[in-house]
RNA sequence: UCAUGCAGAGUGGCUGAGGGACGAGCCCUAGGACGCCACGGCAACCGGUUUAGGAUCAUCUAUCCUCUUCGCAGGUGCCAACUCUCGCCCGGUAACGGGGACCAUGA
Numbered sequence: 001u002c003a004u005g006c007a008g009a010g011u012g013g014c015u016g017a018g019g020g021a022c023g024a025g026c027c028c029u030a031g032g033a034c035g036c037c038a039c040g041g042c043a044a045c046c047g048g049u050u051u052a053g054g055a056u057c058a059u060c061u062a063u064c065c066u067c068u069u070c071g072c073a074g075g076u077g078c079c080a081a082c083u084c085u086c087g088c089c090c091g092g093u094a095a096c097g098g099g100g101a102c103c104a105u106g107a
Stems, first nucleotide, its partner, number of pairs: 001107005010039005018028003022087004040079003045075002047072001048070001052066005088099004
């Protein structure tokens, strides 16, 4: 910088008081949170694979782009709550809707 963030997926062991990024709210948590480890799972960003079309090239080969198939002994990520909700702007009496910022993940 770009893409995605209304879906999906947990058991056991260790430890022992905090955790959900930040502020507010609201939640989770000694019936053991958070974290670590093991195993399992989800998803399909990258990689691989499959299909069709296109671009580059004088042509073939080849490379690249788009679409598509497959979860693949690969690289990440994730497995409470829509990114838990709101935060800034616009519309609206409000409920709410649209956009954005921040944040997270990938490339």
SAM riboswitch aptamer (S box leader) from a soil metagenome, 107 nucleotides, folded computationally. Its mean pLDDT, the model's own confidence on a scale to 100, is 82.